[in-house]
RNA sequence: AGGCGCGUAGCUCAGCGGUAGAGCACUUGCUUCACACGCAAGGGGUCGCUGGUUCAAAUCCUGCCGCGCCUACCA
Numbered sequence: 001a002g003g004c005g006c007g008u009a010g011c012u013c014a015g016c017g018g019u020a021g022a023g024c025a026c027u028u029g030c031u032u033c034a035c036a037c038g039c040a041a042g043g044g045g046u047c048g049c050u051g052g053u054u055c056a057a058a059u060c061c062u063g064c065c066g067c068g069c070c071u072a073c074c075a
Stems, first nucleotide, its partner, number of pairs: 001071007010024004018055001026042005048064002051061002
């Protein structure tokens, strides 16, 4: 320098045009002498940033940033 993949809740991930979900974690209550387990309810996300396409973008396209892998070059 070039190519590919990935950035979504605290963590691991799903969702691939119709306006965002699961598990775990967290909070509250019940239960217990207490903790754990279990049960019930609840909070939490400008979907990496930016511009564009579209009636509508997490999803498609441009550029940039970060992480990982591969190739090339220099020493």